The RNA shown here (Bacterial RNase P class A) has 366 nucleotides and comes from an Actinomycetota bacterium. The coordinates come from a structure-prediction model, not an experiment, and the mean pLDDT is 78. The RNAcentral record of the sequence draws on ENA. A source record names the gene rnpB. Rfam family: Bacterial RNase P class A. The family is grouped with related families in Rfam's "RNaseP clan". It is annotated as a ribozyme. Taxonomically the source falls in Actinomycetota (Bacteria, Bacillati).
RNA sequence: CGAGUCUGCCGGGCGAUCGCGGCUCGGCGUUGAAAAACGGACGGGUCGAGGAAAGUCGGGACUCCAUAGGGCAGCGCGGUGGGUAACGCCCACCCGGUGUGAGCCGGGGAAAGCGCCACAGAAAACAGACCGCCGGAGCGAUCCGGUAAGGGUGAAACGGUGAGGUAAGAGCUCACCAGCGUCGCGGGUAACCGCGGCGGCUCGGCAAGCCCCGCGCGGAGCAAGGCCAAGCAGGGAGCGAGCUGCCCGCUCGAUGCUCCCGGGUAGGCCGCAUCAGGCGCGCGGUGACGCGUGUCGCAGAGGGAUGAUCGCCGCCGGUCUCGCAAGGGAACGGCACAGGAUCCCGCUUAUAGGCAGGCUCACGAA
Numbered sequence: 001c002g003a004g005u006c007u008g009c010c011g012g013g014c015g016a017u018c019g020c021g022g023c024u025c026g027g028c029g030u031u032g033a034a035a036a037a038c039g040g041a042c043g044g045g046u047c048g049a050g051g052a053a054a055g056u057c058g059g060g061a062c063u064c065c066a067u068a069g070g071g072c073a074g075c076g077c078g079g080u081g082g083g084u085a086a087c088g089c090c091c092a093c094c095c096g097g098u099g100u101g102a103g104c105c106g107g108g109g110a111a112a113g114c115g116c117c118a119c120a121g122a123a124a125a126c127a128g129a130c131c132g133c134c135g136g137a138g139c140g141a142u143c144c145g146g147u148a149a150g151g152g153u154g155a156a157a158c159g160g161u162g163a164g165g166u167a168a169g170a171g172c173u174c175a176c177c178a179g180c181g182u183c184g185c186g187g188g189u190a191a192c193c194g195c196g197g198c199g200g201c202u203c204g205g206c207a208a209g210c211c212c213c214g215c216g217c218g219g220a221g222c223a224a225g226g227c228c229a230a231g232c233a234g235g236g237a238g239c240g241a242g243c244u245g246c247c248c249g250c251u252c253g254a255u256g257c258u259c260c261c262g263g264g265u266a267g268g269c270c271g272c273a274u275c276a277g278g279c280g281c282g283c284g285g286u287g288a289c290g291c292g293u294g295u296c297g298c299a300g301a302g303g304g305a306u307g308a309u310c311g312c313c314g315c316c317g318g319u320c321u322c323g324c325a326a327g328g329g330a331a332c333g334g335c336a337c338a339g340g341a342u343c344c345c346g347c348u349u350a351u352a353g354g355c356a357g358g359c360u361c362a363c364g365a366a
Base pairs, nucleotide, nucleotide: 002361003360004359005358006357007356008355009354010353012313013312014311015310016309017308018307020048021047022046023045024044025043026042028039029038030037031036050337054348055347057346058345059344060343061342062221063220064219065218074217075216076215077214078213079093080092081091082090083089094107095106096105097104098103108212109211113210114209115206116205117204130151131150132147133146134145135144136143137142159177160176161175162174163173164172178202180199181198182197183196184195185194186193187192225270226269227268228267234261235260236259237258238257239256240252241251242250243249275297277296278295279294280293281292282291283290284289314335315334316333317332319330320329321328322327
């Protein structure tokens, strides 16, 4: 310098004017004896979206309901170890595939059992005879048997090379190699790795078909849920007059009035933001992360506010212009994706433009 790969981060800045929402203070108004309460209008102060606030996908906090304990069913997850409140997330490592490489992609079991494997092909899974090869019968066409070394089909045809062997062949036997299983030793917490012995000679793929093994999971969700509580309806008690002086009863006023009661609608309030919190420093750890300490307080709505204009600066684009060139100047246009709604941790997706760092490959120079 060119090409590439993996991380982390920013995602316009400053000022002025106008406007919006929360809180708070003051003033003003209303009610009230006062204290105070309320207020859609005024002024001051202060705070006011994001890295994804999004998708609502995974996990939790919180709330209500359910729940003795255990099991079955169902659903989810899946190399090993660790981190975490938890996870399908993160970190480190292991194995396989891939790339020259940095890296990237994948991950229980098919040797417990069942099932499936299109088309083609003779045959698709304790195999199989279409062609070929070999033996036999037959004058012959052909038939019977053996054979998986060769041909052909297919995504896939039951190890490879060589030798022996045979009628021809074949792990049929042997040597070496590959792979699998098993035993021993060594390393590692483990996944797994290395070395040696033995074995059958080799046991195809799909578990996102059933299944097996291990682990996890009760359900609904802030419209959760809690408190206060008009009006109407409901329940209870009481109230006047007359018959009748008193009690009961009856009648009338009366489909009335007063008081009380619980449930609860409208409505109001809470839940509602102090947190698994942000930032700095130190320590432990390869790391995810943890511990200690200091500091900060950072949206809470009507579930509806955070915007607009102007100026200066920044970045990008083409145009014009100055300059031999490197480069400079000017006007114009553009600056993304997108916005909380109970909260938090993740993942995924969208995103103009930009910054920083680790590493790799190639070339050149010293």